[in-house]
RNA sequence: GGCGUUUUAGCUCAGCCGGUAGAGCGCGUGGCUCUAAACCACGUGGUCGUGGGUUUGAUUCCCACAGACGGCG
Repeated sequence: GGCGUUUUAGCUCAGCCGGUAGAGCGCGUGGCUCUAAACCACGUGGUCGUGGGUUUGAUUCCCACAGACGGCG
């Protein structure tokens, strides 16, 4: 320099051909317990990396830029 993959909740990740986003862990409250842990119930979560474009509608498609990772030269 060029190519590919990737960026979604505090963390690890789903979300396959476009229809206003989920799980586990975590965190909070309550229950249980002499107390705590464990367990159970309820609750808490997000400008989907940034900016544009297409569309009635974009996490999803297109472009540019930025970060991370991996080859190539």
A computed fold for a 73-nucleotide RNA from Gossypium laxum, annotated as transfer RNA. The organism belongs to Gossypium, within Eukaryota.